[in-house]
RNA sequence: CUGACCACGCAAAACGAUCGCCAGGUUUUAACUUGAGUUUAGCUUGGAGGAAAGUCCGAACACCACAGGACAGGACGCUCCAUAACGUGGAGUCGCGGUGACGUGAAGGAAAGUGCAGCAGAGAAUAGACCGCCCAGCUAUUCGCUGAGUAGCUGGGUAAGGGUGAAACGGUGCGGUAAGAGCGCACCAGUUUUCCAGGUGACUGGAAAAGCUUGGUAAACCCCGUCCGGUGCAAGACCAAAUAGGGAAAUAUUUGAGGGUUGUCCGCUCUUUACUGUUUCCGGGUAGGUUGCAAGAGGUGUGCGGCAACGUACAUCGUAGAUGAAUGAUCGUUAACCUGUUUAAGGUAACAAGAACAGGUAACAGAAUUCGGCUUAUCAACUGGUCAGACCU
RNA sequence: GCGCCCGUAGCUCAGCUGGAUAGAGCGUCGGACUUCGAAUCCGCAGGUCACAGGUUCGAAUCCUGUCGGGCGCG
Numbered sequence: 001c002u003g004a005c006c007a008c009g010c011a012a013a014a015c016g017a018u019c020g021c022c023a024g025g026u027u028u029u030a031a032c033u034u035g036a037g038u039u040u041a042g043c044u045u046g047g048a049g050g051a052a053a054g055u056c057c058g059a060a061c062a063c064c065a066c067a068g069g070a071c072a073g074g075a076c077g078c079u080c081c082a083u084a085a086c087g088u089g090g091a092g093u094c095g096c097g098g099u100g101a102c103g104u105g106a107a108g109g110a111a112a113g114u115g116c117a118g119c120a121g122a123g124a125a126u127a128g129a130c131c132g133c134c135c136a137g138c139u140a141u142u143c144g145c146u147g148a149g150u151a152g153c154u155g156g157g158u159a160a161g162g163g164u165g166a167a168a169c170g171g172u173g174c175g176g177u178a179a180g181a182g183c184g185c186a187c188c189a190g191u192u193u194u195c196c197a198g199g200u201g202a203c204u205g206g207a208a209a210a211g212c213u214u215g216g217u218a219a220a221c222c223c224c225g226u227c228c229g230g231u232g233c234a235a236g237a238c239c240a241a242a243u244a245g246g247g248a249a250a251u252a253u254u255u256g257a258g259g260g261u262u263g264u265c266c267g268c269u270c271u272u273u274a275c276u277g278u279u280u281c282c283g284g285g286u287a288g289g290u291u292g293c294a295a296g297a298g299g300u301g302u303g304c305g306g307c308a309a310c311g312u313a314c315a316u317c318g319u320a321g322a323u324g325a326a327u328g329a330u331c332g333u334u335a336a337c338c339u340g341u342u343u344a345a346g347g348u349a350a351c352a353a354g355a356a357c358a359g360g361u362a363a364c365a366g367a368a369u370u371c372g373g374c375u376u377a378u379c380a381a382c383u384g385g386u387c388a389g390a391c392c393u
Numbered sequence: 394g395c396g397c398c399c400g401u402a403g404c405u406c407a408g409c410u411g412g413a414u415a416g417a418g419c420g421u422c423g424g425a426c427u428u429c430g431a432a433u434c435c436g437c438a439g440g441u442c443a444c445a446g447g448u449u450c451g452a453a454u455c456c457u458g459u460c461g462g463g464c465g466c467g
Base pairs, nucleotide, nucleotide: 001389002388003387004386005385006384007383009382013334014333015332016331017330018329019328021047022046023045024044025043026042027041030039031038032037049364053375054374056373057372058371059370060369061232062231063230064229073228074227075226076225077224078092079091080090081089082088093107094105095104096103097102108223109222113221114220115217116216130162131161132158133157134156135155136154137153138152139151140150141149142148143147170188171187172186173185174184175183189213190212191210192209193208194207195206196205197204198203236291237290238289239288246282247281248280249279250278251277252276254274256272257271258270259269260268261267298317299316300315301314302313303312304311305310336361337360338359339358340357341356342355343354346351394466395465396464397463398462399461400460403419404418405417406416412450422436423435424434425433443459444458445457446456447455
């Protein structure tokens, strides 16, 4: 210099003026009101995020359920650590990818059982004989004819070689054999068992033994281990209107009320410490209001412990709380970036650092009980560290 | 706040207990028929199976995460 990798690195333009919105406080404002207070006006203070988002995990908090246990269902699955907890994070181990920095992994079990594998291929899972190789028999044929060769058929042996496939039941060599084969041996790879050393551990390194060689798939069913009660701030708590209904008391009526008789009324008759009306009180719940609701597993800084996540001590800060839902708009200046014009260090030239002027751009998105994570969206730039290659000293 | 479903050709849908050229109808295009058009017949084209990653020999199908759309409950 070029090309890459990493960051839970930074940041989310600044200032001023005017007009507005929401909440709190306050007042010699005005109106209503006995008052408390309500509304209005003035002054003053405060007013979105790194993701407030998706609602994907985990909790706090609240109510319901609950002796204890199990089944079902779901989630997770290498090790150690962190944490209130987690399916999250940190540091490692092993596998895979990359020259490397680094990235990435749902990384328990296929030797408990069941299932699945198209096409091709002879054979696809207690394998398989198509070609090839070898042996025996028969037939034909040739020759130098008690034999040997060649071809065909039949029966058998063989997994070395060819060929198919993603995958063919360890690999190479020597021995062995009719030909072959872990059939035997040496080396290599793997598995199991035992031992030694290192590590908290996953695991790593080494030694010995056993021919032990066991295919793949569990993000197929399943087995093993760990965890999980349900509902969610519309949880829940408090105050509580009108109307209707419940309970109690007082009071008025008895010429009442209700039932029967009757087509209807009168009348007659039966029941009634009761009925009905009025007033007062009590209690439940609804509308509505208040609360839950902003000091919390809180932020920032420094020191200490730890590789780190994180923990801890001290200091310091006060920082939205709305409920159809406020936090905005306009103008000016400055800074950043882009484009164009003019100019211009430099350069043989193409081209051009820089300067001036004009125009333009500025994202993703918005609290709704709270917190810890994850994921996703995001303008213009900047910073730090690391790796590879080339060149110069 | 909680729960569930869907995304395949221009449109409407199959296929989704993994298996290789991903199909059907309508539509588009070309041809035939007709004086011309419709209807009819023949033929062709048209697909990043929403996106990304993974599991597997092999993924539209299985798993995970996103994006978009729809429905239900209090």

Predicted 3D model of RNase P RNA and transfer RNA as a complex of 467 nucleotides. Rfam match: Bacterial RNase P class A. Rfam classes the family as a ribozyme. Model confidence (mean pLDDT): 75 of 100.